FMN riboswitch aptamer (RFN element) from a Candidatus Zhuqueibacterota bacterium, 133 nucleotides, folded computationally. The sequence was found by an Rfam model in a public genome assembly. Model confidence (mean pLDDT): 83 of 100. The organism belongs to Candidatus Zhuqueibacterota, within Bacteria.
[in-house]
RNA sequence: AUUUGUCUUCGGGGCAAGGUGGAAUUCCUGACCGGUGGUGACAGCCCACGACCCCGGAUGCCGAUUCGACAUCCGGGCUGAGCCUGUGGAAUUCAGGCGCCGACGGUGAAAGUCCGGAUGGGAGAAGACAAGA
Numbered sequence: 001a002u003u004u005g006u007c008u009u010c011g012g013g014g015c016a017a018g019g020u021g022g023a024a025u026u027c028c029u030g031a032c033c034g035g036u037g038g039u040g041a042c043a044g045c046c047c048a049c050g051a052c053c054c055c056g057g058a059u060g061c062c063g064a065u066u067c068g069a070c071a072u073c074c075g076g077g078c079u080g081a082g083c084c085u086g087u088g089g090a091a092u093u094c095a096g097g098c099g100c101c102g103a104c105g106g107u108g109a110a111a112g113u114c115c116g117g118a119u120g121g122g123a124g125a126a127g128a129c130a131a132g133a
Base pairs, nucleotide, nucleotide: 003131004130005129006128007127008126009125010124017029018028019027031113032112033102034101035049036048037047038046044100045099053077054076055075056074057073058072059071060070062068063067082098083097084096085095086094104116105115106114
């Protein structure tokens, strides 16, 4: 310099103030927010991943004539949005400017921000111990 195993902890934020209306944090004016890893310089909008959703398979379990629901795991699919100028060796990541995007279900009125699955899951991050080298 580096490897393996076990364990612990952490791991998502946001509608102020108003308008209309019988009713809207959902419409309108505005306001606010931005997971993880990577990238010759720092990223919501460059690349990849996670979660949600869909398809197939396996296992377990409950009900059951076939079959269906639920949970976990594996494989696959899908999955939004940015340009210009400047600086510089290097920036779609910095500065200036002008823009854009945001799952599903619910809700006297349509949701990135309210309620819910979620005291969940997770990309990963930090650390401890042991062994070996």